[in-house]
RNA sequence: AUGAUGACAAGGGGAGAGACUACAGUAGUAGCGCCGAAGGAGCAAGCAGAUAUGUGAAUCUCUCAGGCAAAAGAACACUUGUUUGACG
Numbered sequence: 001a002u003g004a005u006g007a008c009a010a011g012g013g014g015a016g017a018g019a020c021u022a023c024a025g026u027a028g029u030a031g032c033g034c035c036g037a038a039g040g041a042g043c044a045a046g047c048a049g050a051u052a053u054g055u056g057a058a059u060c061u062c063u064c065a066g067g068c069a070a071a072a073g074a075a076c077a078c079u080u081g082u083u084u085g086a087c088g
Base pairs, nucleotide, nucleotide: 006083007082008081009080010079011078013076018032020031021030022029023028033068034067035066039064040062041061042060046055047054048053
């Protein structure tokens, strides 16, 4: 400094899928069905390597965890504030 980028705080927004069945106390336990947007796991190109293999992204895939009325939580982007201070 018409302040890149990052961090933190606050605010409002924010999807999907059985208020299923049995016991029972709206908790919980068991059974079957299902969801993808906390977290976790998997990998294409590329890169490394003689090979094997390693590394390697996502809202993709899996569904371990989580979730399937409302509430709460929630990836994510937005606004505001504080801070950081790249290019020039």
The RNA shown here (Glycine riboswitch aptamer) has 88 nucleotides and comes from Mesobacillus maritimus. Lineage of the source: Bacteria > Bacillota > Bacilli > Bacillaceae > Mesobacillus. The prediction has a mean pLDDT of 78.